[in-house]
RNA sequence: CUCUUAUCCAGAGCGGUGGAGGGACGGGCCCAAUGAAACCCGGCAACCGGUCCUUUAUGUGAGGGCGAGGUGCCAAUUCCCGCAGAAGCACGAGUUCUGGGAGAUAAGAG
Numbered sequence: 001c002u003c004u005u006a007u008c009c010a011g012a013g014c015g016g017u018g019g020a021g022g023g024a025c026g027g028g029c030c031c032a033a034u035g036a037a038a039c040c041c042g043g044c045a046a047c048c049g050g051u052c053c054u055u056u057a058u059g060u061g062a063g064g065g066c067g068a069g070g071u072g073c074c075a076a077u078u079c080c081c082g083c084a085g086a087a088g089c090a091c092g093a094g095u096u097c098u099g100g101g102a103g104a105u106a107a108g109a110g
Base pairs, nucleotide, nucleotide: 001110002109003108004107005106006105007104008103013041015040016039017038021031022030023029025082026081027080028079042074043073044072047070048069050066051065052064053063054062055061078102083099084098085097086096087095
């Protein structure tokens, strides 16, 4: 980097360093010197791994607890839309719903 599967309306600091940017991309709309990114500490979660319990029964399957390991995450639903269809509307805009695309993360494969 590519492919497969799963998840994405929950959750997470009134800390330190740092100094101007950030929210993937395009459009919009936001956040930011009442300090952005980044790093440290802290925290959240439970995908993998570990461990414990229940059940089934010896190979594991299912459900649940814990959280010291490997990642991940900690403004706004993945901030919203981005393509197609449906509802409704005289049409359009806007709205709602469904599916898809793109993206992110995990685990596995190449």
Molecule: SAM riboswitch aptamer (S box leader)
Organism: Thermacetogenium sp. UBA4966